[in-house]
């Protein structure tokens, strides 16, 4: 610089669970609160997975089933940028 991530340091994140707000829900977002992360930084390309407002079909109704144009980067891979460090 590349690979790796043993130890150590210097800050970073921050899950469940919780309140308040937004969202039809999935979720998101501030506080609180740490199970854990060396990319737990960024991007919906690929695959997965949640949800179905709305449309679509079915039905006297009620209701039931498809559907992403709404989600998830702390599910896996891909793209970009990065602290530290034995080697």
């Nucleotide at each position: 610089u590349u690979c790796u991530g043993a130890a150590a340091a210097a800050g970073g994140c921050a899950a469940a669970c919780u309140u308040g707000c937004c969202g039809a829900a999935a979720g998101g977002u501030a506080g609180g609160g740490a199970c854990g992360c060396a990319a737990a930084a960024c991007c919906a390309c690929a695959g997965g997975u949640c949800u179905a407002a709305g449309g679509c079909a079915u039905u006297c109704a009620g209701a039931u089933g498809c559907u992403a144009u709404g989600a998830c980067g702390g599910c896996u891979g891909g793209g970009u940028u990065g602290c530290c460090a034995a080697u």
The RNA shown here (c-di-GMP-I riboswitch aptamer) has 87 nucleotides and comes from a Clostridia bacterium. Rfam family: c-di-GMP-I riboswitch aptamer. From the family's description: GEMM was predicted in a large-scale screen for bacterial structured RNA regulatory elements. Model confidence (mean pLDDT): 86 of 100.